RNA sequence: GAGAACCUCACUGGAGAGCGGUCGCGGCAUCCCGAUGCCGGCGGCCCACCGAAGGGGCAAGCGGCCGGGGCGCAAGCGCCGGUUGCCAAUCUCUCAGGUCCAUGGACAGCGAGGGCAGU
Numbered sequence: 001g002a003g004a005a006c007c008u009c010a011c012u013g014g015a016g017a018g019c020g021g022u023c024g025c026g027g028c029a030u031c032c033c034g035a036u037g038c039c040g041g042c043g044g045c046c047c048a049c050c051g052a053a054g055g056g057g058c059a060a061g062c063g064g065c066c067g068g069g070g071c072g073c074a075a076g077c078g079c080c081g082g083u084u085g086c087c088a089a090u091c092u093c094u095c096a097g098g099u100c101c102a103u104g105g106a107c108a109g110c111g112a113g114g115g116c117a118g119u
Base pairs, nucleotide, nucleotide: 002119006114007113008112009111011109012108013107018047020046021045022044023043024042025041026039027038028037029036030035031034048099049098050097054095055093056092057091061086062085063084064083065082066081067080068079070077071076
């Protein structure tokens, strides 16, 4: 000096599932003037549904402990059973989030800046 992982930022792509019910508020329209109707409006609750912000769970594997028997002079070694710790995902749960479009969005590509293991 170059430089993986990793971090930040920009751009591009990026799935699923409600025009549900009810209450309040807001807006609009009508008229008999305090009522009626409407709205992919805002919020609460209920029901249904989705998984790709975030969060939880685990298999193999690698260990700890207990028991059993085997080998070995011994130190110890591996085997079986039980229990337990660590542990991934686009799997799974649905706490959170979401359920036209948009926004958001795991992840992928590309660029810029930072960063440094081994070399």
Annotation
The RNA shown here (Glycine riboswitch aptamer) has 119 nucleotides and comes from Aquariibacter albus. The coordinates come from a structure-prediction model, not an experiment, and the mean pLDDT is 80.